The RNA shown here (transfer RNA) has 73 nucleotides and comes from Rudaea sp. The prediction has a mean pLDDT of 82. It matches the Rfam family "tRNA". Rfam classes the family as a transfer RNA. Gene Ontology term of the family: triplet codon-amino acid adaptor activity.
RNA sequence: GCCGGCGUAGCUCAGUCGGUAGAGCAGCGCACUUGUAAUGCGCGGGUCAUCAGUUCAAAUCUGAUCGCCGGCU
Numbered sequence: 001g002c003c004g005g006c007g008u009a010g011c012u013c014a015g016u017c018g019g020u021a022g023a024g025c026a027g028c029g030c031a032c033u034u035g036u037a038a039u040g041c042g043c044g045g046g047u048c049a050u051c052a053g054u055u056c057a058a059a060u061c062u063g064a065u066c067g068c069c070g071g072c073u
Base pairs, nucleotide, nucleotide: 001072002071003070004069005068006067007066010025011024012023013022019056027043028042029041030040031039049065050064051063052062053061
């Protein structure tokens, strides 16, 4: 230099044939317990890497950029 994959909640990831953004763990509250853990119920947490384009509508499609990983040279 070229090619491919990935980037979504604090962490691990789902959601990608466009149509209101989710799960598990973690956190907080309540219940239970003499107390803790475990368990049950509930709550909060997101500019979907960044910028632009297409569209009535973009995490999803297109382009550029940044970061990580791999391959080729």